[in-house]
This is a predicted structure of a 71-nucleotide RNA (transfer RNA) from a Patescibacteria group bacterium. The RNAcentral record of the sequence draws on ENA. The organism belongs to Bacteria candidate phyla, within Bacteria. The prediction has a mean pLDDT of 82. Rfam family: tRNA. Rfam links the family to the GO term triplet codon-amino acid adaptor activity.
RNA sequence: GCGGGUAUGGUAUAGUGGUAUUACACGUCCUUGCCAAGGACGUAACACGGGUUCGAGUCCCGUUACCCGCU
Numbered sequence: 001g002c003g004g005g006u007a008u009g010g011u012a013u014a015g016u017g018g019u020a021u022u023a024c025a026c027g028u029c030c031u032u033g034c035c036a037a038g039g040a041c042g043u044a045a046c047a048c049g050g051g052u053u054c055g056a057g058u059c060c061c062g063u064u065a066c067c068c069g070c071u
Base pairs, nucleotide, nucleotide: 001070002069003068004067005066006065007064010024011023012022018054026042027041028040029039030038047063048062049061050060051059
């Protein structure tokens, strides 16, 4: 230098172009004599910049970071 892949709450993940999912963690409460376990509710996320579209996490282009291969 070329090709391919990945990027979503603190962590790990799902997501067929139409309300961003689930688990753990965190906060409040319930349960218990206390802790743990369990239960209810809540906070919190689409790497960045453009494009297409009525509408983009999703499709297209570029950038960045990381991984794999080639040279």